[in-house]
This is a predicted structure of a 350-nucleotide part of an RNA (small-subunit ribosomal RNA, central domain) from Humulus lupulus var. cordifolius. Model confidence (mean pLDDT): 87 of 100. The full RNA is in RNAcentral, with records from SILVA. Taxonomically the source falls in Humulus lupulus (Eukaryota, Streptophytina, rosids, Cannabaceae). It matches the Rfam family "Bacterial small subunit ribosomal RNA".

Context: one part of a larger RNA
RNA sequence: UUGGGCAUAAAGCGUUUGUAGGUGGCUUUUUAAGUCCGUCAUUAAAUCCCAGGGCUCAACCCUGGAUAGGUGGUGGAAACUACCAAGCUGGAGUACGGUAGAGGAAGAGGGAAUGUCUGGUGGAGCGGUGAAAUACGUAGAGAUCGAAAAGAACACCAACGGCAAAAGCACUCUGUUGGGCCGAUUCUAACACUAAGAGACAAAAUUUAGGGGAGCGAAUGGGAUUGGAUACCCCAGUAGUCCUAGCUGUAAAUGAUGGAUGCUAAGCGAUAUGCAUAUCAACCUGUGCAGUGUUGUAGCUAAUGCAUUAAGUAUCAGGCCUAGGGAGUACGUUCGUAAGAAUGAAACCC
Repeated sequence: UUGGGCAUAAAGCGUUUGUAGGUGGCUUUUUAAGUCCGUCAUUAAAUCCCAGGGCUCAACCCUGGAUAGGUGGUGGAAACUACCAAGCUGGAGUACGGUAGAGGAAGAGGGAAUGUCUGGUGGAGCGGUGAAAUACGUAGAGAUCGAAAAGAACACCAACGGCAAAAGCACUCUGUUGGGCCGAUUCUAACACUAAGAGACAAAAUUUAGGGGAGCGAAUGGGAUUGGAUACCCCAGUAGUCCUAGCUGUAAAUGAUGGAUGCUAAGCGAUAUGCAUAUCAACCUGUGCAGUGUUGUAGCUAAUGCAUUAAGUAUCAGGCCUAGGGAGUACGUUCGUAAGAAUGAAACCC
């Protein structure tokens, strides 16, 4: 609950596609459903309200009158919404010419580093810490120089740079594929916006099956520290981390800020691209558009701050909140192999 909100106080679904629904550009015509005006009927009486009257007054009673609103009929109006018909190009899309990019999925190739193994040199320590010890080492470690196989990650460039709906994406090359932006302007002619339910995607960790396993490393073992030390530090080390095919569906999934459209001062950057200027050419300079930063006016805000990428000003549809705990718990249902996820109370305390 006819009210106020959602960056930080409770509150924006993790993101996206899209069904129903809701909303929807400009011009002319039709109809008259909504809408507006008139009129008729009905909406029992009592009651309420107004006027008058009767009980000595009042309460009470009697008589008469009336509005608004609802429903139905009928006559009209045609601005707005809707409907019918025809058109328009500014919204939206399409065709054409360019263009930047770690966008996706696949294949091929590369070097540095780490550990392992093997061969040579060499001969006593090494490693680690606050200090040590466990560990490794005369069966030759560590150091150093060659050879080999392996797995994972890609230094510099690198940027407050770029791309993607979000999650996310970076060694190099190849073919393939999605989206964006700019430019002239071809075509369609409102084809649009949002979106309950539904579908798809979705970090890390977990989980199923099969591979792989260098480094790191939950668990675990040992050494220290300590009163204790199921920890922080050290030595080892399994699952995992990696690949393929599934499951799970959650994160401080954050810009703690949902989407679309219009309007509202400026200044300074860097990115993509067009025009003008300049030139042999590339820069430079001015300017347009798109995304991305930063400072700041009006305005807003409890303040911090936001400020043309709004938290300003408006419109549209959708999500969510209503003191704190109990509790994101219980129960039920759906999904999941499980772990759990989604939905989601109350008693009681204050």